[in-house]
Background
RNAcentral holds the sequence, with entries from Rfam. SAM riboswitch aptamer (S box leader) from Pelotomaculum isophthalicicum JI, 109 nucleotides, folded computationally.
């Protein structure tokens, strides 16, 4: 980088540096000198890998469902993925599903 797949309505922030942008792009709408980005540190959420058990299913390796946990791998700690754009549906708006793009996890080139 690509692909494959699972999940994206809940949850979680202080402090020291820095010093003007941040929410990807466009549009809105918001966050920000009572201090963005961004580093550092310490905290904390959450359970995708993991790790206990129990069921079940396999010829084994394992698979799979629920429960427990939270030591280690990631992640993540304003607004639903902040919100719409593209399709349906309804339609004066709001509105409801969907998709596509994104995110993050794991697998695989």
């Nucleotide at each position: 980088u690509u692909c494959u797949u699972a999940u994206c309505a809940a949850g979680a922030g202080a402090a020291g540096g820095g010093g003007a942008g941040g929410g990807c792009a466009g549009g809105a709408c918001c966050c920000g000198a009572g201090g963005a980005a961004c580093c550092u540190u310490c905290g904390g959420c959450a359970a995708c890998c993991u790790u206990c058990a129990a069921g079940c299913c396999u010829u084994u390796u394992g698979g799979u469902u629920u429960g427990a946990g939270a030591u280690g791998g990631u992640g993540c700690c304003a607004a639903u993925u902040u919100c719409c754009g593209c399709c349906g549906g309804a339609a004066g708006c709001a509105c409801c599903g969907g998709a596509a793009a994104g995110a993050u996890g794991a697998g695989a080139a």
NCBI's taxonomy places the organism under Bacteria, Bacillota, Clostridia, Eubacteriales, Pelotomaculum isophthalicicum.